[in-house]
Context: one part of a larger RNA
RNA sequence: GACGAACGCUGGCGGCGUGCCUAAUACAUGCAAGUCGAGCGGGGGCGAAGAUACUUGUAUCUUCAACCUAGCGGCGAACGGGUGAGUAACGCGUGGGGAAUCUGCCUGGUAGCGGGGGACAACAGUUAGAAAUGACUGCUAAUACCGCAUAAAAGUAGGAAACACAUGUUUCCGAUUUGAAAGGUGCAACUGCAUCACUACCAGAUGAUCCCGCGUUGUAUUAGCUAGUUGGUAAGGUAACGGCUUACCAAGGCGAUGAUACAUAGCCGACCUGAGAGGGUGAUCGGCCACAUUGGGACUGAGACACGGCCCAAACUCCUACGGGAGGCAGCAGUAGGGAAUCUUCGGCAAUGGGGGCAACCCUGACCGAGCAACGCCGCGUGAGUGAAGAAGGUUUUCGGAUCGUAAAGCUCUGUUGUAAGCAAAGAACGGAUGUGAGAGUGGAAAGUUCACAUCGUGACGGUAGCUUACCAGAAAGGGACGGCUAACUACGUGCCAGCAGCCGCGGUAAUACGUAGGUCCCGAGCGUUGUCC
Numbered sequence: 001g002a003c004g005a006a007c008g009c010u011g012g013c014g015g016c017g018u019g020c021c022u023a024a025u026a027c028a029u030g031c032a033a034g035u036c037g038a039g040c041g042g043g044g045g046c047g048a049a050g051a052u053a054c055u056u057g058u059a060u061c062u063u064c065a066a067c068c069u070a071g072c073g074g075c076g077a078a079c080g081g082g083u084g085a086g087u088a089a090c091g092c093g094u095g096g097g098g099a100a101u102c103u104g105c106c107u108g109g110u111a112g113c114g115g116g117g118g119a120c121a122a123c124a125g126u127u128a129g130a131a132a133u134g135a136c137u138g139c140u141a142a143u144a145c146c147g148c149a150u151a152a153a154a155g156u157a158g159g160a161a162a163c164a165c166a167u168g169u170u171u172c173c174g175a176u177u178u179g180a181a182a183g184g185u186g187c188a189a190c191u192g193c194a195u196c197a198c199u200a201c202c203a204g205a206u207g208a209u210c211c212c213g214c215g216u217u218g219u220a221u222u223a224g225c226u227a228g229u230u231g232g233u234a235a236g237g238u239a240a241c242g243g244c245u246u247a248c249c250a251a252g253g254c255g256a257u258g259a260u261a262c263a264u265a266g267c268c269g270a271c272c273u274g275a276g277a278g279g280g281u282g283a284u285c286g287g288c289c290a291c292a293u294u295g296g297g298a299c300u301g302a303g304a305c306a307c308g309g310c311c312c313a314a315a316c317u318c319c320u321a322c323g324g325g326a327g328g329c330a331g332c333a334g335u336a337g338g339g340a341a342u343c344u345u346c347g348g349c350a351a352u353g354g355g356g357g358c359a360a361c362c363c364u365g366a367c368c369g370a371g372c373a374a375c376g377c378c379g380c381g382u383g384a385g386u387g388a389a390g391a392a393g394g395u396u397u398u399c400g401g402a403u404c405g406u407a408a409a410g411c412u413c414u415g416u417u418g419u420a421a422g423c424a425a426a427g428a429a430c431g432g433a434u435g436u437g438a439g440a441g442u443g444g445a446a447a448g449u450u451c452a453c454a455u456c457g458u459g460a461c462g463g464u465a466g467c468u469u470a471c472c473a474g475a476a477a478g479g480g481a482c483g484g485c486u487a488a489c490u491a492c493g494u495g496c497c498a499g500c501a502g503c504c505g506c507g508g509u510a511a512u513a514c515g516u517a518g519g520u521c522c523c524g525a526g527c528g529u530u531g532u533c534c
Stems, first nucleotide, its partner, number of pairs: 001533003005530005012380006018373002020338001025336003029333003034075003039072002042069003047064008082291003091216008101208002106204007114148001116146002123138006154177003158173006183196005217263003224254003229251008266288004270281004293314005316327004344370001346369003352366001353364004383413004393404004417475001418471006427461001432456008478523005483504003489518005499506002
């Protein structure tokens, strides 16, 4: 000098940050991932029209239908958020390589969107169970599922040519293989327009994955380690290379330039210190990695071997009718425990961003805000001017005085902050609705779409910031030190006692070193102490 600090004494305000470093201990409760009815069949249904019955305003039935929705289906849930247990590793950093790779949504382009089929939920009935959850029979729709047609610039193997970096790449040739939802909506009215979807392929973008050079803690009181081990052939597997896996063959591979083992540890941008070189650290913020009670496994999917998904095993907790079931805060709050020690079971989706949807909109403990804490940094205040009778009082004294000290009182002001009242933001850009005009396209038109303009409308924070007015010096100062290092001295008490102390050292009767008082010095809403690093 620094700190995610803690402790002691003290404590007025604001802005901006920061806040379980320990038990990756256990968790009550609530919330943290949904959305789409413009994919589908059902169910409910405000209201409107019609019919019947008549009690003339009720009931029943039919049609239309705002709106709501359990289920099938689509997309998302692999992002965002948390933690640092593991990991000494291509994990991370940096620089390269992939002629060995994948990529949903998005962008540009090429082409297409034909014709069929059979189911399963929901539902109805029966039935098992305390529950969780099922079982059987029957019915049904789709942008759900399955064949068929179509077809090359795509895949596969072959031939030719050119090129190259070994496997190869590019072009040409013929052969063969492979897809889809005639879907939805708006407008039209028999033929279309628009839009959102769908399928195949090429390219881009984004994301991901693999390989390599170099760097990356300590111990030799760890010296040998290794059997899929090292290499080859063949096969399998993967998006892809590869002992990645398997069979066979060979006997290799690593190591004092430190293998192996043990201990410790997430890595980096950065942060602290230092003139620098270095040394230390890896909180907040950003990038990467790993993990989600412990261990293992796969499924789905463009993407996971998946925190709030599934299965198995284990420990623990809970429910039970004892037959069987349920759970996973290292998400946000919060609780217990541990500890020197670390916050509210808050408000809002207004902004930014994300998911779904044509959109309206819905969801979002991401985020934006508020709350608590002097935990840190920065700023402001606790008054200003004048005022010598150098008042009273305290301390001291050589009894003359000296000092606190212009300090106070008194007088004259100011109103930062405070108190009260009033006015009152920026953060809002949209998206959207309505109207007008224009463009493209269509054409008999409309709808839709793009652009421009006008109007409407959206703020959690918050009646907050800010501004104005009024009032009162009124409500706001402490902590440590004073022997030397080190700025700052006297008196009394004590008498090697009580005590102090970072080091040297003080204290045994005149202690500037202990305790108290006065004075002084330093810092100041803080000041000291402790811990850690330079």